Description:
A computed fold for a 346-nucleotide part of an RNA from an uncultured prokaryote, annotated as small-subunit ribosomal RNA, central domain. It matches the Rfam family "Bacterial small subunit ribosomal RNA".
Context: one part of a larger RNA
RNA sequence: UUGGGUUUAAAGGGUGCGUAGGCGGCUAUUUAAGUCAGCGGUGAAAUUUUGCAGCUUAACUGUAACAGUGCCGUUGAAACUGUUUAGCUAGGAUUUGGUUGCAGUGUGCGGAAUGUGUGGUGUAGCGGUGAAAUGCUUAGAUAUCACACAGAACACCAAUUGCGAAGGCAGCACACUAAGUCAAUAUUGACGCUGAGGCACGAAAGUGUGGGGAUCAAACAGGAUUAGAUACCCUGGUAGUCCACACUGUAAACGAUGAUAACUCGCUGCCGGCGAUACAUUGUCGGUGGCCAAGCGAAAGCAUUAAGUUAUCCACCUGGGGAGUACGACCGCAAGGUUGAAACUC
Numbered sequence: 001u002u003g004g005g006u007u008u009a010a011a012g013g014g015u016g017c018g019u020a021g022g023c024g025g026c027u028a029u030u031u032a033a034g035u036c037a038g039c040g041g042u043g044a045a046a047u048u049u050u051g052c053a054g055c056u057u058a059a060c061u062g063u064a065a066c067a068g069u070g071c072c073g074u075u076g077a078a079a080c081u082g083u084u085u086a087g088c089u090a091g092g093a094u095u096u097g098g099u100u101g102c103a104g105u106g107u108g109c110g111g112a113a114u115g116u117g118u119g120g121u122g123u124a125g126c127g128g129u130g131a132a133a134u135g136c137u138u139a140g141a142u143a144u145c146a147c148a149c150a151g152a153a154c155a156c157c158a159a160u161u162g163c164g165a166a167g168g169c170a171g172c173a174c175a176c177u178a179a180g181u182c183a184a185u186a187u188u189g190a191c192g193c194u195g196a197g198g199c200a201c202g203a204a205a206g207u208g209u210g211g212g213g214a215u216c217a218a219a220c221a222g223g224a225u226u227a228g229a230u231a232c233c234c235u236g237g238u239a240g241u242c243c244a245c246a247c248u249g250u251a252a253a254c255g256a257u258g259a260u261a262a263c264u265c266g267c268u269g270c271c272g273g274c275g276a277u278a279c280a281u282u283g284u285c286g287g288u289g290g291c292c293a294a295g296c297g298a299a300a301g302c303a304u305u306a307a308g309u310u311a312u313c314c315a316c317c318u319g320g321g322g323a324g325u326a327c328g329a330c331c332g333c334a335a336g337g338u339u340g341a342a343a344c345u346c
Stems, first nucleotide, its partner, number of pairs: 004317003007300002012314001014201004021194003025088004031082001033081002035077008049065006091191001092188003095184006103177007110154001114150008125136002162169002206247006216240001220236004258313006266291011295302002319346003328339004
């Protein structure tokens, strides 16, 4: 490289949009680039293969033929691919009317809890643990009542529920924005699929500047435990956790399962829409779960939401360690990220 693979053995890019490229519905038509057929030229010799011949044979040599899968020219064919033209509506998109949701952004509001402050009641403990101690407390704590302030998160509802491309999204209300889906006609007429580069988004932690700081809490301090205890437990506690604007660009970013399209027994829940009937059911789209058949699979299992049967496009893998390291390059304020070896060793 070919082949073979990618849920769990190595291997699906974190996700989307989209450029080039690759691939692409139905009918007729044109052409002849690909394709196919005939003919001609060329495809050096040696070598290889086959026949025959020459050295006594063989190796060796000579001779003839084949082959040389290729290229060029020419004459045809027109099914398929491409091209031209004219159409079509089953894919796609649009329109109208419903409808759905924790989808996004911004603003405002709410109650519980926590902490703190002030005041009242009240008196000796509180807190914490396996047991304790550090800690708080007669300068009146803990407890309890009233008032005030602050920041953060939204119990119950809550669910194999819902929405979103993924990350993710949950108190309530309003405004703006986006999306899906269903029904019905109508419009367009293949406008599609995928997508190297590219661009955008991207949890948590982290970084910069400015705010904010209730809780929790890396670091740190103290108390315990222990042979030791740079831990687990306890008392404190700073970055951070929150907001705005920038950056970072990674995660077991997981369904460890790329996207799109078609096909392939059934049973049973839930969510959204639209029907048919009628008081007992049932149909059909779109989604989301459970179980099972064929089939697949090393098995576990998957099974119309495939890991089944096929097609197109992209990404990735090729023994373990060394190593996601070194070097270089690019990106970043930094932390670091992306790309990514070899020697050596088993």

Overview
The coordinates come from a structure-prediction model, not an experiment, and the mean pLDDT is 87.